[in-house]
Molecule: transfer RNA
Organism: Patescibacteria group bacterium
RNA sequence: GCCCCGUUAGCUCAGUUGGUAGAGCAACUGCCUUUUAAGCAGAUGGUCGUAGGUUCGAUCCCUGCACGGGGCA
Numbered sequence: 001g002c003c004c005c006g007u008u009a010g011c012u013c014a015g016u017u018g019g020u021a022g023a024g025c026a027a028c029u030g031c032c033u034u035u036u037a038a039g040c041a042g043a044u045g046g047u048c049g050u051a052g053g054u055u056c057g058a059u060c061c062c063u064g065c066a067c068g069g070g071g072c073a
Base pairs, nucleotide, nucleotide: 001072002071003070004069005068006067007066010025011024012023013022019056028042029041030040031039049065050064051063052062053061
């Protein structure tokens, strides 16, 4: 330098033919318990890496850039 994969909640990850985003764990509140843990219930938490483009509408399609991983030279 070129090619491929990834970037979504605090963490690990889902998310299809584009239609306003979810799970598990953690943390929080309540119940239970002498107390803690475990268990049960609830609510919270997201500029979907970033800048543009296409579109009535983009996490999703297209392009550049950043970061991480792999390959070729």